[in-house]
RNA sequence: GAUGAACGCUGGCGGCGCGCCUAACACAUGCAAGUCGAACGGCACCCCUCUCCGGAGGGAAGCGAGUGGCGAACGGCUGAGUAACACGUGGAGAACCUGCCCCCUCCCCCGGGAUAGCCGCCCGAAAGGACGGGUAAUACCGGAUACCCCGGGGUGCCGCAUGGCACCCCGGCUAAAGCCCCGACGGGAGGGGAUGGCUCCGCGGCCCAUCAGGUAGACGGCGGGGUGACGGCCCACCGUGCCGACAACGGGUAGCCGGGUUGAGAGACCGACCGGCCAGAUUGGGACUGAGACACGGCCCAGACUCCUACGGGAGGCAGCAGUGGGGAAUCUUGCGCAAUGGGGGGAACCCUGACGCAGCGACGCCGCGUGCGGGACGGAGGCCUUCGGGUCGUAAACCGCUUUCAGCAGGGAAGAGAAGAGACUGUACCUGCAGAAGAAGCCCCGGCUAACUACGUGCCAGCAGCCGCGGUAAUACGUAGGGUGCGAGCGUUAAUCGGAAUUACUGGGCGUAAAGCGUGCGCAGGCGGUUCUGUAAGAUAGAUGUGAAAUCCCCGGGCUCAACCUGGGAAUUGCAUAUAUGACUGCAGGACUUGAGUUUGUCAGAGGAGGGUGGAAUUCCACGUGUAGCAGUGAAAUGCGUAGAUAUGUGGAAGAACACCGAUGGCGAAGGCAGCCCUCUGGGACAUGACUGACGCUCAUGCACGAAAGCGUGGGGAGCAAACAGGAUUAGAUACCCUGGUAGUCCACGCCCUAAACGAUGUCUACUAGUUGUUGGGGACGAUAGUCCUUGGUAACGCAGCUAACGCGUGAAGUAGACCGCCUGGGGAGUACGGUCGCAAGAUUAAAACUCAAAGGAAUUGACGGGGACCCGCACAAGCGGUGGAUGAUGUGGAUUAAUUCGAUGCAACGCGAAAAACCUUACCUAGCCUUGACAUGCCAGGAAGGUCUGAGAGAUCAGGCCGUGCCCGCAAGGGAAUCUGGACACAGGUGCUGCAUGGCUGUCGUCAGCUCGUGUCGUGAGAUGUUGGGUUAAGUCCCGCAACGAGCGCAACCCUUGUCAUUAGUUGCUACGAAAGGGCACUCUAAUGAGACUGCCGGUGACAAACCGGAGGAAGGUGGGGAUGACGUCAAGUCCUCAUGGCCCUUAUGGCUAGGGCCUCACACGUCAUACAAUGGUCGGAACAGAGGGAAGCGAAGCCGCGAGGUGAAGCCAAUCCCAGAAAACCGAUCGUAGUCCGGAUUGCAGUCUGCAACUCGACUGCAUGAAGUCGGAAUCGCUAGUAAUCGCGGAUCAGCAUGCCGCGGUGAAUACGUUCCCGGGUCUUGUACACACCGCCCGUCAAACAAUGGGAGUGGUGUUUACCAGAAGUCGUUAGCCUAACCGCAAGGAGGGCGGCGACCACGGUGAGCACCGUGACUAAUGUUAAGUCGUAACAAGGUAGCCGUACCGGAAGGUGCGGCUG
Repeated sequence: GAUGAACGCUGGCGGCGCGCCUAACACAUGCAAGUCGAACGGCACCCCUCUCCGGAGGGAAGCGAGUGGCGAACGGCUGAGUAACACGUGGAGAACCUGCCCCCUCCCCCGGGAUAGCCGCCCGAAAGGACGGGUAAUACCGGAUACCCCGGGGUGCCGCAUGGCACCCCGGCUAAAGCCCCGACGGGAGGGGAUGGCUCCGCGGCCCAUCAGGUAGACGGCGGGGUGACGGCCCACCGUGCCGACAACGGGUAGCCGGGUUGAGAGACCGACCGGCCAGAUUGGGACUGAGACACGGCCCAGACUCCUACGGGAGGCAGCAGUGGGGAAUCUUGCGCAAUGGGGGGAACCCUGACGCAGCGACGCCGCGUGCGGGACGGAGGCCUUCGGGUCGUAAACCGCUUUCAGCAGGGAAGAGAAGAGACUGUACCUGCAGAAGAAGCCCCGGCUAACUACGUGCCAGCAGCCGCGGUAAUACGUAGGGUGCGAGCGUUAAUCGGAAUUACUGGGCGUAAAGCGUGCGCAGGCGGUUCUGUAAGAUAGAUGUGAAAUCCCCGGGCUCAACCUGGGAAUUGCAUAUAUGACUGCAGGACUUGAGUUUGUCAGAGGAGGGUGGAAUUCCACGUGUAGCAGUGAAAUGCGUAGAUAUGUGGAAGAACACCGAUGGCGAAGGCAGCCCUCUGGGACAUGACUGACGCUCAUGCACGAAAGCGUGGGGAGCAAACAGGAUUAGAUACCCUGGUAGUCCACGCCCUAAACGAUGUCUACUAGUUGUUGGGGACGAUAGUCCUUGGUAACGCAGCUAACGCGUGAAGUAGACCGCCUGGGGAGUACGGUCGCAAGAUUAAAACUCAAAGGAAUUGACGGGGACCCGCACAAGCGGUGGAUGAUGUGGAUUAAUUCGAUGCAACGCGAAAAACCUUACCUAGCCUUGACAUGCCAGGAAGGUCUGAGAGAUCAGGCCGUGCCCGCAAGGGAAUCUGGACACAGGUGCUGCAUGGCUGUCGUCAGCUCGUGUCGUGAGAUGUUGGGUUAAGUCCCGCAACGAGCGCAACCCUUGUCAUUAGUUGCUACGAAAGGGCACUCUAAUGAGACUGCCGGUGACAAACCGGAGGAAGGUGGGGAUGACGUCAAGUCCUCAUGGCCCUUAUGGCUAGGGCCUCACACGUCAUACAAUGGUCGGAACAGAGGGAAGCGAAGCCGCGAGGUGAAGCCAAUCCCAGAAAACCGAUCGUAGUCCGGAUUGCAGUCUGCAACUCGACUGCAUGAAGUCGGAAUCGCUAGUAAUCGCGGAUCAGCAUGCCGCGGUGAAUACGUUCCCGGGUCUUGUACACACCGCCCGUCAAACAAUGGGAGUGGUGUUUACCAGAAGUCGUUAGCCUAACCGCAAGGAGGGCGGCGACCACGGUGAGCACCGUGACUAAUGUUAAGUCGUAACAAGGUAGCCGUACCGGAAGGUGCGGCUG
């Protein structure tokens, strides 16, 4: 786009069309084929006449039933069957028929016998029937005559042939009908026409080869029968043919066509309506009648079914129109009319006509129309959204004005009918009038494709979904709403079809790696084929003729108001046939040619093949000798061998298999493949030069041959190796990898198998299209050498053009073309099942479907990763020093506990972390008691300034009262205002409630690692690359050099702070050479401001004349001097909603607020981080030195005094270079202890105290006395540190009322070691592989277990179709028969001819029996497969995947798989 549609929601009108696609299922009822009296006998009503009143005669107009004629073979319906001369198309009939109709010629004479109706009577329930009697015809029969026809003879003409046509003569056979007043209508024969039919032939149009052979009247002949007619159509006899790969036979499906839908076309799909043909009429068979039938509304028989029945018998056939049931997703009225068109009968009037014309029902389709138009802003109300301002629905509505199509009502009113009558539709179309916006809008969609967005609800639920995919608390994707888009009396969905799909490729595709070249060759058929001449005209081309029905489509017109629709003309119908022309090309026939192909001669290389012979090395075994304790084997071992003498070594022997070096990137072969040497036989190839044949060629379905390894059969052989197997190891296991053994096999002969990663993953042949180099075989030229050049056949590496998705290929093509063959069409299922063929078997070959997935795959790119490679760095290892892990304690965490033990942080990068201080407070938790505009903010109203103080109750919050007190500004005053308090009401406050996975900000981490990017250019189809790689160098993407790159940015470095030296300036509280103080001075120390200094600057060497490195000088300092601050692009949905900020959600007399008490401090246990120790480098006691950096007013607090001490008292000084904290400690000097659970260690506990604080019970710190635990240096493992560092020693500060083993700082003393980069960890650069990309904590395989689905096998079982043999045989036809009957003709008669019935025979439907084939359904059980968020076992594959993988084959094993043999590199 389209549909004979259906379903869902909705639905105003009209026109034109269409309407059982399913059950060719069954049918109630009515109708659908009759008509003719001008064929016939007759017959009732009416009129007239007569009458014995029973009736009779006549007339007009008619007619039931019957005889007879015509029709009923048309029209209408359906599509079951049919793969066929059924259909289409074009021909043929010299092999035919044709009623009614038309034309022409001629004829219609003489006779006869019956019969229905009718009458009588009988049988039967009925349907029907019997008997007797009489009767007519255009019914029937005999005769005459003529044509035709037949037989014989003759003449002429024609045809490809059998033969045909015309005419003449003789003989034979055979016809008729009348009705009627007249016209008219009929009858017979012959000829012609028209129409309709019949037969034959060419060509065309479905699927399956898993249907490959079929056929017995089968193919033909002779003779007959039969038919309208040819013919095996049928029969007898004879022959053995005939069909088939150009698809016979079989199976499945199907009415065919004009045409319809789609498409640019070619095609693909379809065959409703309309038209042509065919076929069918309940199923099967059969004939009769007839011009025509084997007959839809005829007959006979058989079957099934239905109905009636008096049970004896009968009747029926909607796939005609309506209609019913049923089936189904689904398809209409038991309507009107013969007015029109057409048909039948009739002379006609007319009758009949469910053909037809109309109407009805159905949005089923197409077309047309309407549901109003104009104005109207306060942008109303309301809805929705909102940033709360507004926006939007929206000029939409209301409101004002106008109109009236359609529908409604009323009035008029056709055409359709050519001259009269006759109109179903129909009072219809149409016209006019009336009223009134009045009666008339929905459906789908709004994530992308694809036009259209917000809110709420929901929370991987409910649901959506055409594909991708949405939904797990902010869903433009679900549901609803508002809004919007689209279409509109429809809109969506489903189904099926075409397109897009170049996705079966004729037009118009491919096959190295994506699916796809047969393992290789030979070769019949087939396809294709060199140069030239002649002929022919099959193909081809051109115009012509016939046909290609109509309708449809297209163009131009016409008619319904338009359109749909109808209609006139034209074009088209791409086809077929006939005849003609042409002779280039192809074919065909004939002739010639040599370049394709082949033959011959010569030369040459070669693991080409087959058979026979022969050689040496090695392995193993055997024998003997020498000789002694091991050998062998591995990562390490063990099994194994060996004192019964191995291994080793010497000599000799046996046997089998394979042939080192040469050897190659080499050669040969069609492929598989082929290797010591010699002989025989034999195939192929290359080159050179003449000669010869003369297209003999190329390819090749089917076919035939060859075909590694493994495997099979028979018989040999068996040294080594070695599936299976056994043992030893390894391991969680180890049916493996490793080891020790070891059988088939490997070898030979013969016969099978026929597959491989049988690979160049590249079919064969031919031609053409740049080159360079190596190598191999032949030849030539030059050069007598070496060699150079040319040519030809092979083989290998690079490479231009070109090709390719890229990789790559590139004269040996994957380039450009031609010929032929094979093969492919998403992945899985599956190279599987079934069937066939082959095989001894294993199995091979051919080869599906159901079902399932939205991918599978190729090449390349960037990453990441590797039990890949290269280079480099880091306290990464190593070298060292000191620790942790053991003890006790402190602290944090987990867990447990609890009313609560608030919350967060969780590998590194949580765990002395948030917390630089939990007794109350903090505090977020728990219990209890209270408050509700609130502890806090803004706004409103009323009152009072504010505020201070006292009493009582209560655990307190709080509640109840008393007293004091009045300010500022404006104003004369009243009063008002600001600020503040109290009370009230409402907006609101408040939340450490949730979401760090909605966020901002801040932070951690990789990592102070050296990286991360951009612009332009260039390369690439592209992702992307280049730059940034490379050579050096560096701490560094630091710098240099090179380079299709050139530059730039963020990082690095530097700039900043601090420290180390010096200078200058300034000096108080500092310092001080002045004797103290005062005072002086500012050189020094110091303070704090400025500056200098270091830059690889200089020298030497190395390096590339570079960068740089090494060494040196100078210097306080040297190669970044030390330290700090500084953290690129990014990663981890890292951390934090409990710092703060913030979206959304949630709570609102509570999840907010206040208070008291409790908890965060619990304790079997586990972990982290620390402190103190275990002691003599020490402890204790005594003596006595030396810092730095800080802090101090709600503060630091001196001296003095008291206390053993914590501390108390005291108050000076200090807003601090002035005073205070403040004694530094280790070190040093001396004493003591003497290796001990101690004079070490200090936990724990008791008592007594101090201090802070409202308050030390839960739960502070400290002091004194007493107590004196574990612990004697710490398993596996693990941490820090490279110099003023580690270690060790003390001091200060923040927090803080108090509380420091933590944290942040400060100085004192002050080491050891670094060979080096193999290894561990982390990182950087380059490269490689990849099946990873959530990126190896990746991916992924198979068994087993579970659920579901479809499938194969299956003892069988049920059915359908079909074949064949036999039985049987209705009706009917044909043949035959004289049992019975018999009007016409013959005969005087008897009788005969003829006919009928009956009998018999032949054919044959249904039916029966047996066997077979095919297909469908079902089936215990069974097999494999597929699918399915979180099952089990392992780890096979992807990295060298941890044993490289894969292919074929064989064996083995829970499973992936392992191993052997051969092959491949993917």